The RNA shown here (Glycine riboswitch aptamer) has 88 nucleotides and comes from a soil metagenome. The model forms 90% of the base pairs in the Rfam consensus. The coordinates come from a structure-prediction model, not an experiment, and the mean pLDDT is 80. It matches the Rfam family "Glycine riboswitch aptamer". Rfam's curators write: This family represents the bacterial glycine riboswitch.

[in-house]
RNA sequence: CCCCGCGGGAGAGUCCUUGCGCAGCCAGCGCCGGGCGCCGAAGGAGCAUCACUCCCCGACAACCUCUCAGGCCAGCGGACCGCGUGGG
Repeated sequence: CCCCGCGGGAGAGUCCUUGCGCAGCCAGCGCCGGGCGCCGAAGGAGCAUCACUCCCCGACAACCUCUCAGGCCAGCGGACCGCGUGGG
């Protein structure tokens, strides 16, 4: 440093709505889609910096920025941190 195992692990609407289904008095719930708003800690991208006489090109970060992706009840996921076996 890497794989694996265990534990911890944030943020942001369980908003509006066509249709369908459950249930059918009301009300509520679920699914595909649409709308607007929002989050950043999978991944991705950008840059500081380095290098170079200059230009071009190149190397290259971040939990900083962008939000493509992903996410906004729960669950899953989750950068990162701790512990442990093993390997280089």
The sequence is in RNAcentral, with records from MGnify.